């Protein structure tokens, strides 16, 4: 300087263009003499940022950033 992946609740990761789910985690409950496990519910993400294109964007196209990686 050059290719390529990557980016989503507090974490790991789904989600072939139609208002985002799933484990563990937190938080309340019921269980118990307490904990733990179980069980049952709730909270948490306007999808890295800005433009496009579509009726309609997490997703298709363009820039810019991150973060890993190859080449040199």
């Nucleotide at each position: 300087g050059g290719g390529g992946a990557u980016g989503u609740g507090g974490u790991u990761c789904a989600a072939u263009g139609g208002u985002a789910g799933a484990g563990c985690g937190u938080c309340u409950g019921c269980c118990u003499u307490g904990c733990a496990u179980g069980c049952a519910g709730a909270a948490g993400a306007c999808u890295c940022a800005g433009g496009g294109u579509u009726c309609g964007a997490u997703c298709c196209c363009c820039u810019g950033c991150u973060u890993c990686u190859c080449c040199a």

The RNA shown here (transfer RNA) has 72 nucleotides and comes from Alosa alosa.
Model confidence (mean pLDDT): 81 of 100.
Lineage of the source: Eukaryota > Bilateria > Teleostomi > Clupeocephala > Alosa.
It matches the Rfam family "tRNA". Gene Ontology term of the family: triplet codon-amino acid adaptor activity. Rfam classes the family as a transfer RNA.